[in-house]
RNA sequence: UUAGAGUUUGAUCCUGGCUCAGAACGAACGCUGGCGGCGUGGAUUAGGCAUGCAAGUCCUACGAGAACGAGGCCUUCGGGCUUUUAGUAAAGUGGCGAACGGGUGAGUAACACGUGAGUAACCUGCCUCUAGGGCUGGGAUAACAUUCUGAGAAGAGUGCUAAUUCCGGAUGUGAUUUUUGUCUCGCCUGAGUUAAAAAUUAAAGAUGGCCUCUGCUUGCAAGCCAUCGCCUAGAGAUGGGCUCGCGGCCCAUUAGCUAGUUGGUGAGGUAACAGCUCACCAAGGCGAUGAUGGGUAGCUGGCCUGAGAGGGUGGUCAGCCACACUGGGACUGAGACACUGCCCAGACUCCUACGGGAGGCUGCAGUCGAGAAUAUUUCGCAAUGGGCGAAAGCCUGACGAUGCGACGCCGCGUGGAGGAUGAAGGCCUUCGGGUUGUAAACUCCUGUGUUAUGGGAAGAAUUGUCAGUUGGUGAAUAGUCAGCUGAUUUGACGGUACCAUAAUAGAAAGCCCCGGCUAACUGCGUGCCAGCAGCUGCGGUAACACGUAGGGGGCAAGCGUUGUUCGGAUUUAUUGGGCGUAAAGGGCGUGUAGGCGGCUGCAUAAGUCAAGUGUGAAAUUUCUCGGCUCAACCGAGAAACGGCGCUUGAUACUGUGUGGCUUGAGUACAGGAGAGGAAGGUGGAAUAGGUGGUGUAGCGGUGGAAUGCUUAGAUAUCACCUAGAACACCGGUGGCGAAGGCGGCCUUCUGGCCUGAUACUGACGCUGAGUGCGCGAAAGCUAGGGGAGCGAACGGGAUUAGAUACCCCGGUAGUCCUAGCCGUAAACGAUGGGUACUAAGUGUGGGAGGUAUCGACCCCUUCCGUGCUGUAGCUAACGCAUUAAGUACCCCGCCUGGGGACUACGGUCGCAAGGCUAAAACUCAAAGUAAUUGACGGGGGCCCGCACAAGCGGUGGAGCAUGUCGCUCAAUUCGAAGCAACGCGAAGAACCUUAUCCAGGGCUUGACAUCACUCUGACCGCCAUGGAAACAUGGUUUUCCCGCAAGGGACGGAGUGACAGGUGCUGCAUGGCUGUCGUCAGCUCGUGUCGUGAGAUGUUGGGUUAAGUCCCGCAACGAGCGCAACCCCUGUCCUUAGUUGCCAUCAGGUAAAGCUGGGCACUCUAGGGAGACUGCCAGUGACGAACCGGAGGAGGGUGGGGAUGAGGUCAAGUCCGCAUGGCCCUUAUGCCCUGGGCUGCACACGUGCUACAAUGGUCGGUACAGAGGGUUGCCAAACCGCGAGGUGGAGCUUAAUCCCAAAAAGCCGGCCUCAGUUCAGAUUGUAGUCUGCAACUCGACUACAUGAAGUCGGAAUCGCUAGUAAUCGCGGAUCAGCAGGCCGCGGUGAAUACGUUCCCGGGCCUUGUACACACCGCCCGUCACGCCAUGGAAGUCGGUAGCAUUCGAAGCCGGUGGGCUAACCUUUCGCAAGAAGGGAAGUAGCCGUCGAAAAUGAGAUCGAUGACCGGGGCGAAGUCGUAACAAGGUAACC
Repeated sequence: UUAGAGUUUGAUCCUGGCUCAGAACGAACGCUGGCGGCGUGGAUUAGGCAUGCAAGUCCUACGAGAACGAGGCCUUCGGGCUUUUAGUAAAGUGGCGAACGGGUGAGUAACACGUGAGUAACCUGCCUCUAGGGCUGGGAUAACAUUCUGAGAAGAGUGCUAAUUCCGGAUGUGAUUUUUGUCUCGCCUGAGUUAAAAAUUAAAGAUGGCCUCUGCUUGCAAGCCAUCGCCUAGAGAUGGGCUCGCGGCCCAUUAGCUAGUUGGUGAGGUAACAGCUCACCAAGGCGAUGAUGGGUAGCUGGCCUGAGAGGGUGGUCAGCCACACUGGGACUGAGACACUGCCCAGACUCCUACGGGAGGCUGCAGUCGAGAAUAUUUCGCAAUGGGCGAAAGCCUGACGAUGCGACGCCGCGUGGAGGAUGAAGGCCUUCGGGUUGUAAACUCCUGUGUUAUGGGAAGAAUUGUCAGUUGGUGAAUAGUCAGCUGAUUUGACGGUACCAUAAUAGAAAGCCCCGGCUAACUGCGUGCCAGCAGCUGCGGUAACACGUAGGGGGCAAGCGUUGUUCGGAUUUAUUGGGCGUAAAGGGCGUGUAGGCGGCUGCAUAAGUCAAGUGUGAAAUUUCUCGGCUCAACCGAGAAACGGCGCUUGAUACUGUGUGGCUUGAGUACAGGAGAGGAAGGUGGAAUAGGUGGUGUAGCGGUGGAAUGCUUAGAUAUCACCUAGAACACCGGUGGCGAAGGCGGCCUUCUGGCCUGAUACUGACGCUGAGUGCGCGAAAGCUAGGGGAGCGAACGGGAUUAGAUACCCCGGUAGUCCUAGCCGUAAACGAUGGGUACUAAGUGUGGGAGGUAUCGACCCCUUCCGUGCUGUAGCUAACGCAUUAAGUACCCCGCCUGGGGACUACGGUCGCAAGGCUAAAACUCAAAGUAAUUGACGGGGGCCCGCACAAGCGGUGGAGCAUGUCGCUCAAUUCGAAGCAACGCGAAGAACCUUAUCCAGGGCUUGACAUCACUCUGACCGCCAUGGAAACAUGGUUUUCCCGCAAGGGACGGAGUGACAGGUGCUGCAUGGCUGUCGUCAGCUCGUGUCGUGAGAUGUUGGGUUAAGUCCCGCAACGAGCGCAACCCCUGUCCUUAGUUGCCAUCAGGUAAAGCUGGGCACUCUAGGGAGACUGCCAGUGACGAACCGGAGGAGGGUGGGGAUGAGGUCAAGUCCGCAUGGCCCUUAUGCCCUGGGCUGCACACGUGCUACAAUGGUCGGUACAGAGGGUUGCCAAACCGCGAGGUGGAGCUUAAUCCCAAAAAGCCGGCCUCAGUUCAGAUUGUAGUCUGCAACUCGACUACAUGAAGUCGGAAUCGCUAGUAAUCGCGGAUCAGCAGGCCGCGGUGAAUACGUUCCCGGGCCUUGUACACACCGCCCGUCACGCCAUGGAAGUCGGUAGCAUUCGAAGCCGGUGGGCUAACCUUUCGCAAGAAGGGAAGUAGCCGUCGAAAAUGAGAUCGAUGACCGGGGCGAAGUCGUAACAAGGUAACC
C1' cells in the first nucleotide's frame, strides 16, 4: 500500500461498450469578490515592429589634446600670454572583452539528447605551479592638417606622427622535424625515457620607489628594488573537439536502398581520426532484430497521474542541443562560421536630389495583428554575478526590487458570549400547527482587520582613505605585497516589514446543487409547450427532474462550466485477458528463418549470482532537524536515484565447445486392412432415342387443372440396335486420406498407416512468421471434344390482388472428358499443431498374444483407430470430459462495442468474374451469448366443452314491436361498442320523471344544511288582482317559556357574511359494485433440496376422475385459496301436528257440492328424521385409486336443479345509483316554472312478436294446473252494454278461509278443402271505453268496416342432450294508465349423439422463437422527401521533397599576375640624404573547380476545389410489397 456505481432484459447470469464519482493544469469563460505571504503569467503568427535602453572598458600601452577648471606672469581691469608633470569630453591607434550573460523551440528521428566508456587520434585565452629568457635594429599608419567627390551614407588624393601596432637580425633553457641507437611499458597501429648529429624557431614594455654598487651636473638613470605585463618550454586546472556500446515516437496501404556508395593503396587536408577531399584499384555496403521513404517531435533531470507496473507530459527552475528576417559564405580570434560583426543573394520596411543607401526586439519594457487567452515603454546597481582596469571606478533590462492579474498554493477575517412570548415577516399546513430559528431584535465583550498618530529594522560583507601594527621582499626605516586592529564611508525596495497607542461591530459572502448514480424536498406556474440533460432519462393537468419561491445540502474568497491528461479501465492484460456457441483457430499440407528442446561426463564462464569499487550534476521527491508568529515557502543533513562501467569470486541452471548413452525420432525385416491417388480396360440394370412387330384412344400431369404428346397410330407391350452418364442391393455414428474428398469389376504404377520381434543410426526432434512451394467442393472462365438424364437463363400453362416465385409442360449454357486458369464455401468438430499426466463402463473396425479347445465359439491381456455413457476437474451457462473445452509446457495464427465495412483508396494476383491485404469521416447506447418464466405457432402429444358431427326448432326474406347506428332537428339529454354495446342503465319518457337537450319567463345566502351578527314577531292559512305558470302586489289573520321590570331564551321570518348547490369534467386519480375468460381446474405459500442466478422442485411422471378427484411412484414433506361436501328446492319412506287443508269409515243433508256432525287414516301443509356410502357381489386393474357389469332399492355412481365465481386478465364498465381526490361554474354549468323534445325518418343492423296455414282455422260443448298478488287493494253474486266497460257492493281484513281466476294446448262434434283462402292480420276510417289536471304531438283497450306484405326465406348464422328442445297458457314486479320486454309457474312432451378428422374456446405436457405493449408481435428491401459526412470524376488551383539541365553572386582553394607595393637581399650613381634598377615576399585584376538563389523540363507525393455519378448514415404517423423470426406458411443459411 489495491473500494466502486449507472445503463442492454419481463426477470437472470455472462460478454461488452458508453457514462459518472478522484487528482492535476502556464488555462479560458459565467456569477461573485475583504486582506496578506510565496510563486507564476504570449501555449496562438519562429507574424510585422515606432521609441528608449540591453557591451563595453583601459591614458599605469600610444599620439594629439578643445571647451571648462586650476596655478603663474602681465594688464589700459575689457582682457591677454603661458604652464598644467594634478584633472579632462568626444573621436582615433593599441589591448582585453564582445563566442559569456539574456531570448526562443522554427529546424532536427540525429551520436541531437541521456547514460557509460574511449581518445596510444586532439586543442585549450584568462588562472595556478615549475624552469628559462627578456638582446639589437628598421619601416609605416590612423588620429590631425589640407584639397576634392557625393543629397546623404560615405569616399579619394597629398602631407606629418607614436606605441605593449608591424618587420629584420642575435641568442636557444627548450620545442619541432630528420637520421642512428638505449631502456621501460603497453591496448593493433604504438607510448614514454634517454644519447649523439643536423636543420628550423622567441620576446614589449608600463608604473612606483631608492641611491647599496656604477656613471655623472647630488638627484637623476643607462643602475638597483618592487608591482603589473611580454617570450619559450613543461605540468595542472578549466572548457571544448572527435569516436564507440546501450536507451527512448508512429506508419509495411513506405520493401528494397546505395556510385564517394563500401573497402584498399597513395596524396591532400584538419587542432585531431576518418571518403573529410582527390587519383587509381576492387565490387562492395545497409535491410524483415524493419533499411529507404513519409508523418510528427527539441532531448534530459524532472512534472502530473497511478497501489505498483505503467500511461501522459517536457511551461517555470537546472544540464545539453539548435536557431537569430530567409538562404549561402568565409574573415578575425584561444574559442564563432558569430542574436544587437562582415560579404553576397532573396522577401519586406524606411530615406533619396532616383545616381544610390539604411534596417533586422526568437534581449527588457512597449505597439499592431491574429486569438478564448497571458502583465509596467517603473526603480536601482544597495546585494549576488559578469566585462575592463593596478586601483578608484565605469558598464551591466543578467540580477535585485516594484506595479498589474483570485492564475495557482498557503494563511487570516467578515465577530464572540448571552438571549423564547420561540416576536414580526416569509413558506407550508391535516388549520391543530410546523419551519426559517438563538437566527434577529436586545444586553455585555473583544479588536485579527480598518482608520489615525508615533516609533522603526535585518538584508552591509566589503572596497577605498586615514591612523596604528605583524610578516615577506629588499642595501633600505623607502616602496611594495599578504594580514590584523581602530575610525570613516555605501540601502533601489522604503519610512516597507514589525512594534506601541486610540476609536468604532463599525468596510468585508458568494457560488453551485437537491429523481437515481450523489449529500440535500415541499408549494405554485407550465402542460411532449417552454425547457432540462454527464449517463439513465424528465415534460402529454396532481412534475421532489422545466421555471420560480420557501426550505435543505456542499464548498467558500471563491464557486461552477468548458477543454486537456492519468485514474477508475484486468477496456491491449509483463504484473494481469481471451478465441466450441459472446469479437476471435489460418481451408489443408510441406518447409526456410526464428523460437523451444531427451539422459550423462569434462571444459569454459557469455547469461545468472555474490562481494568490493567508480559513476549516477544540482534542484526536485522521501525522512529528520532548523528559519520566517503558523503554513505555503526557504535552509542543513541523511536516504534514495530500480541504471551503466571496472575488479575479484561461485558454477546449480541456461548457453557454448568436446565426449558418451538410448528411452524421443528414424532405418532394415516379417505380416495386415482399406471407396487413398493416377492410368488403361470391362460389366449389367435403368433412362432416352431409333427400327420392326402387336394393339387402339387416349396418354401425361396436378391440390384441382391446363400447356404438352397422340388416328401421320401415341401411352402400353415384344425383339433388336445406338448413346451418354451414374454405379441399386452389400452399406454400417464401417474404412481410407492432410484437408477438399473417395463407392460396379479387373489390371498396371504409386503414397501413407497399423501390428510383431530383433538389429542398426544416435537427439537426427517439435512448431513454423514472411517470402515461398504444393493441394484445394461447387459455381465460373479459355480451347477442343461429348451431350442420355437433370437443368440456371428463357418460353408456355396454372395459382394469385399481383406472381418476373413456389406447382406443371418444355428447354439453352452447364453438369461429363482432355489441357489450362480461378482459389473461394456454414472449406464446421463453428474446437491450430506437438508432448506428458489424470476414474470407470460399454459398442464397433484393424492387428498381436494368452488360456481353453476338434475348432479363437465364449473368455482374458495389449496396440492403433472410431462412437456412446459418465467421475473428478473446467465452463456464463449449454455442455466438454484419456479423441478434453481437465492439469501443464513449447511454437504459430487471430480478437478488442454495434453500424459504416468480408467496404473505399492504394498495392498485388487474375483473361474476366473477381480474390488477398484493408481504413476513415459519420452515427448509436447499445449490439450480443447462454439459460429462465410467459405468450404465440398455418409445431407435436393427451384431454374437455351443444365445439364439431347426429338431430329438433329458429334467425337472416315479410309486417309490426323494441334497441342501436346514421340522418334530420331549436332540441332530438347522457352513458353502453367484437364475443363480454344494441327488449342494455330504463322493474314501465303524455305533464312529472328529465338530466339547460331546446325556446321562453323568473330567483340570487338561494329548492336543501350549519353558524355568527342585526332587525323583527310570527310562520301557516284564507281572499282579491295580474300572469301560461313560477311568482309579484295588496288585504286579512297571527307564537311559546323565564322574569317585578328592563330584558333573556326557544321557535319562525327578513337582511348581511361565512357558505350552500352542480346528473359540470376526469372510470386513464379512486372506493365500492359489476361484466368476461369461467363453475374453466386451476392459483399459491412455509420448510427442505437443486441451481452463481432469474428460477426449478413440490404442481412433473404412470393410471384415474366432472375436478391439482383420488392412487402409485418420486427430494421432497406439509399447508392455504379454489374442486367436492356442508345450505336451499325437488324425488321415497317414517314421525309430530291437524286449520283456513283433507274425507277412508260412521251419521245427517243437497239439484249438486266435505255442505254439516265427526275424524286426522289418506292427500296435503311444514317441522324433525331415515335413505345412497361404489356399502355388497363378479370381472378388469402389478398393488391401489378406480372403471365395467349386476343385485337390492323410490332413487346408483357429484340422482336432478339452484345458491356458491380461486389467484389473475381486459388502464373492461360505471364520477348519471352511492361515496370520493383534483379541476371548473357562483345574479350561473345553481334553483323555480310553462311549452316542446327524448316517440322526429331515404336507409342499415341486433333482439323479439305474429304469420305464411289442414299436426291448421273457425263455431259449439267439455276436462285437468302450479306459482303468485290483494286495504290509495283484490273485488264475488246480480243487473246494463255486441264489447271494452258500467252499476253494484257480498266476502277477504295482511289471507291453505274471500277475490284476481277463464287456465290454454287437450278431448267430443259441426263447417272450411289448398285458395293469398273462413290463412295472415298490418294499415286506415268511423264510433266508443278506461286511467288521469290533461291522451294533439304521444296511452292502452273495444266494436264495426278496411284486409297490405307474406305461399317457409341467399350468403351466412343461433339455441338445445330429458321432463330438455318444441309447443300451450297462467302469474308477478314496475305501475294512475300503458308489456310483444323481463322475472317466475305449471300443462303436453320429442328426436339424436357413429365418433373427436375438421371449425371455435379451454386445460396439461413438450418443442421452436429474433415475440415480452407478448402474432392486432417483430421486422426487411426498393422508391419519394429533408439533412449530414464520404468515394469516383473531364479537370482546375496550390504545397512539399527529389531528379536532370541551364545560369552562376559572395567566398575559400588553385592557377596566372605584363599592373601595383615602404621594410629584407643586391647592383649602379651619390660625401651624405637619397635616386634608379634587379631579386625575394605580397597583391589588384583575370581564369578555373565547388557553389546559394533563380530558371526550364518530365515525373512523384500531399491537400483544396469540381458539372455529374455512386453507395452510406440519420430523420415524424409517406408508398409498394412480406423476405426473415413458429415447419414464418417453399426450413433457414454459406